[in-house]
Bacterial large signal recognition particle RNA from a Chloroflexota bacterium, 265 nucleotides, folded computationally.
The organism belongs to Chloroflexota, within Bacteria.
Its Rfam family is "Bacterial large signal recognition particle RNA". Its family is annotated with signal recognition particle, plasma membrane targeting and SRP-dependent cotranslational protein targeting to membrane, signal sequence recognition in the Gene Ontology. About the family: The signal recognition particle (SRP) is a universally conserved ribonucleoprotein involved in the co-translational targeting of proteins to membranes.
Its mean pLDDT, the model's own confidence on a scale to 100, is 77.
C1' cells in the first nucleotide's frame, strides 16, 4: 500500500426542567435525521434508555479538541415599564387652617376708610298677658229606678159605727248617679302654637344714628408656618422589556488531530 470478512462506533443533537445522578417519554430551540414496543400517578438505567429487529461500518459517515452562536439559562447587575400593597420623609397637585403682608390685580373710602364713646332696630334668650288649638267640668237636650227616690196615687188594702183617716201598687208626672248627643258662652289644666302686646336679660351676629380722632378698609392672588388627603412622588415586592454579565450551546458548517482484528495479494 490494494482486497476480503469481521469487531468497536455510528443510524440526529441541543437547552430548561425532572433527578442523587444518568438517558429517555413530554416542553423549547435547530432542521430532514432506520423500524416496533414502553413511559409524568412517569419508563429504563448506574458510566448509563431497555428489549427486539434492519442498515452501516475504520472513514465524506465513527472519536476528541477548537471555530460558529439560533436558542437557553444565571445575576442583591442597570435602566424602563406594569401590577400589587404601603407611606407622606422628599417633590407636586388638592382642600382647610393660622400669621405678616411694604408685592400684583379688583372694590371701597374726605359726599368721611376705621377705631373709640353714648343710643336704637332686628335676631337670640326670660317671665307675664292676649289669642289660638287640646282636654276635663260647668251649662243645654234626650234617655235614666220593679221594691229600698219625689209628686199624684184609679182599683184594691188597713183603722172607724159613721163622718173621716192611714199606709200605698200599677198608670201618669218629675228627678239622682249613670249613659248618649250638642258644643256657642264660662271655669280650670296643658303645649314642639303665634308674621300679637307687655316688661327684663345679653352684647354672640346683623342693621342703624348721634359724637370725637381723621385715611384707610375689605376681596382674590402670590409669601410663611400648621393639619390632612392623593399621585405623577418615596421605598418594598411581583410580572414583562432591552443592555450588560455567568454557565452551556443546535445548524450533514469550518479546521486539527486520533482509531482495532484475522486472512490474501
Nucleotide at each position: 500500500u490494494c482486497g476480503u470478512g469481521c469487531c468497536a462506533a455510528g443510524c440526529g443533537g441541543g437547552g430548561a426542567g425532572c433527578u442523587a445522578g444518568c438517558g429517555g417519554u413530554g416542553c423549547c430551540c435547530u432542521g430532514a435525521a432506520c423500524c416496533u414496543g414502553c413511559a409524568a400517578u412517569c419508563c429504563g438505567c448506574u458510566c448509563a434508555g431497555c428489549a427486539g429487529g434492519g442498515c452501516c461500518g475504520g472513514a465524506a459517515u465513527c472519536c476528541u479538541c477548537g471555530u460558529g452562536g439560533a436558542g437557553g439559562u444565571u445575576u442583591c447587575g442597570c435602566a424602563g415599564u406594569u401590577c400589587g400593597a404601603a407611606c407622606c420623609g422628599c417633590u407636586g397637585g388638592c382642600a382647610u387652617u393660622c400669621g405678616a403682608u411694604g408685592c400684583u390685580c379688583g372694590g371701597u373710602g374726605u359726599u368721611g376708610a376705621g377705631a373709640g364713646u353714648c343710643g336704637g332696630g332686628u335676631u337670640c334668650u326670660u317671665g307675664c298677658g292676649c289669642g289660638g288649638c287640646a282636654g276635663a267640668g260647668u251649662c243645654c237636650c234626650g234617655u235614666g229606678a220593679a221594691c229600698c227616690c219625689c209628686g199624684u196615687c184609679a182599683g184594691g188594702u188597713c183603722c172607724g159605727g159613721a163622718a173621716g183617716g192611714a199606709a200605698g201598687c200599677a198608670g201618669c208626672g218629675g228627678u239622682a248617679a249613670g249613659c248618649g248627643g250638642a258644643u256657642a258662652g264660662c271655669u280650670c289644666u296643658g303645649g314642639g302654637c303665634g308674621a300679637c302686646g307687655c316688661a327684663g336679660g345679653g352684647u354672640g351676629a346683623u342693621c342703624u344714628g348721634a359724637u370725637u380722632c381723621g385715611a384707610g378698609c375689605c376681596g382674590a392672588g402670590g409669601c410663611g408656618g400648621g393639619u390632612g388627603c392623593c399621585a405623577a412622588g418615596u421605598a418594598c415586592g411581583g410580572g414583562c422589556u432591552a443592555c450588560a454579565u455567568u454557565c452551556c450551546g443546535a445548524a450533514u458548517u469550518c479546521g486539527a488531530g486520533g482509531u482495532g482484528c484475522a486472512c490474501g495479494g